[in-house]
Molecule: c-di-GMP-I riboswitch aptamer
Organism: uncultured beta proteobacterium
RNA sequence: GGUUCAUAAAGGCAAAUCUGGCGAAAGCCAGUGACGCAAAGCUUCCGGGCUAACGUUCCCCAGGGAACCAUGCCAGCGGGGUUGCCGGG
Repeated sequence: GGUUCAUAAAGGCAAAUCUGGCGAAAGCCAGUGACGCAAAGCUUCCGGGCUAACGUUCCCCAGGGAACCAUGCCAGCGGGGUUGCCGGG
C1' cells in the first nucleotide's frame, strides 16, 4: 500500500411513527424517535421498483373519467464508480 472481516475501542448514520413545510403524486426538508446499517458516506452509469403532472388516445353533453408514458422519485432494492475510522489476520 492492497484485500478481507473474527474480536475490541472511539465513534457515525437513522427505519417506522408523530408534528410542521414543499410537491399533482411518488417522495423530499426540518424536528421527534431508533427499526436497523461496516459504508444505511457520496454518485442514477446498468438493472429493478414507485408516481403519472405535462403529453397522447379513447369515453363522455361540458365538466369529468379511463388507458399509456418519465423528463419526476427510490442510494435503507441489487450491481457499478468513488471516498473513508480502528484493530487483528